Predicted 3D model of a 379-nucleotide RNA (Bacterial RNase P class A) from Pseudohongiella nitratireducens. Its Rfam family is "Bacterial RNase P class A". It is annotated as a ribozyme. NCBI's taxonomy places the organism under Bacteria, Pseudomonadati, Gammaproteobacteria, Pseudomonadales, Pseudohongiella.
């Protein structure tokens, strides 16, 4: 200097006019409801009650003025977790669904840290739908003898036995060490040994079984012993084991106003119905349903203080926890934060909150910061 990889950060500033919305605090600016004195006036008469006026005093809602705040790293997907709220005064069971190495974290996850195994890549790094193939079923074209209690084409062999006879030449028998065919063919090399061969046997190494070491554990092993030795591969095919799982959601749910039709027909009805996915037992209740028809769609809550953010100090290898100090960081409701001027930077792309968190996954124009890990030069 150049190629790569890894993780963090930022998501346009800076003055100005003007407009738009939560909160806080003031006004005597409008309207407008109430407590408490107290003048009239009416009514009554033990107490009082109605109306109207002033004084005080406590609010709503408009408006003015002043102050603080105001969309994101994904606010996207609706995939997963949940918090919350209802059903609801118990449950168990199956079937379904989901996850699958081990070991931490986390409210919890199919997420996340490290770890171990496999693939990748020159290497930093980066990917993993990673429990069981000896429970059982299935599927794998075509070519090849023969594709999973799976072989004998070309080929060696001629020890025995027939024919024959120059010849393993035919017949019969023996093989799976060589080829070939396939993505994939009965563990690999090598010596021995055979008629020729083959774990046949034997050394290694591979495999299974066990025992030792080492680690929490998955797993490792220049360890040690026993078997010639299970005979493929696919479970992201069905399927077996292990673990976990109510549902339905803020359009949930509560409250306050108003308006109507306490309507009408039809079905089932205690050996039946109902009960927030589906069957079954179980518990409670005692009605439950379809279709026509009429009303209302309005206001207030829920509604932002939280498994909360930052800094710090301890632990730990890491997710992260624990202590201390700090802060208040959006609550709209046909949807609040926009125009516009100038000015810096080059650098504005993907893109707008709608209970609310923590993740994964998508899209994205760029600048900045650190660490790694190759080449190249040069001292």
């Nucleotide at each position: 200097c150049g190629a790569g990889c890894u993780g963090g950060c930022c998501a346009g500033g800076c003055a100005g006019u003007c407009g738009c919305u939560g909160c806080c605090c003031g006004g005597u600016u409008g309207c407008u409801g109430g407590u408490u004195u107290u003048g009239c006036g009416c009514a009554g008469u033990u107490u009082u009650g109605c109306g109207u006026g002033a004084a005080u005093u406590c609010g709503g809602c408009a408006c003015c003025a002043g102050g603080u705040g105001g969309a994101g790293g994904a606010a996207a997907g609706u995939c997963c977790g949940g918090g919350c709220u209802c059903c609801a005064a118990a449950g168990a069971g199956c079937a379904a669904a989901g996850c699958g190495c081990c070991a931490g974290g986390u409210a919890a996850c199919g997420c996340c840290u490290g770890g171990g195994g496999g693939g990748u890549g020159a290497a930093a790094g980066c990917c993993c739908a990673c429990g069981g193939a000896a429970a059982g079923u299935g599927c794998a074209g075509c070519a090849g003898a023969g594709a999973g209690u799976a072989g004998a084409c070309c080929g060696c062999c001629u020890a025995a036995g027939c024919g024959c006879a120059u010849a393993g030449c035919g017949c019969c028998g023996g093989u799976a060490a060589g080829g070939g065919u396939g993505a994939a063919a009965g563990g690999g090399u090598g010596c021995g040994g055979u008629a020729a061969g083959a774990g046949c046997g034997c050394a290694c190494c591979g495999c299974g079984c066990g025992a030792c070491u080492g680690g929490u554990a998955a797993c490792a092993g220049u360890u040690c012993g026993u078997g010639g030795c299970a005979u493929g591969g696919u479970a992201a095919a069905c399927c077996c084991c292990g673990c976990u799982u109510g549902g339905a959601g803020c359009a949930a749910g509560g409250c306050c106003a108003a308006a109507u039709a306490g309507g009408g027909a039809c079905c089932c009805u205690u050996c039946g119905g109902u009960g927030u996915g589906g069957c079954u037992c179980g518990c409670a209740c005692u009605g439950g349903g379809u279709c026509c028809g009429g009303g209302u769609a309005g206001g207030c809550u829920g509604c932002u203080u939280g498994a909360g953010g930052u800094u710090g100090a301890u632990a730990g290898u890491g997710a992260u926890a624990u202590c201390a100090a700090u802060c208040c960081c959006a609550g709209a409701u046909g949807a609040a934060u926009g125009a516009c001027u100038g000015u810096c930077c080059c650098a504005g792309a993907c893109a707008g909150a709608a209970c609310c968190c923590g993740g994964c996954u998508u899209a994205u124009c760029g600048g900045c910061c650190a660490g790694c890990u190759c080449g190249a030069u040069u001292u």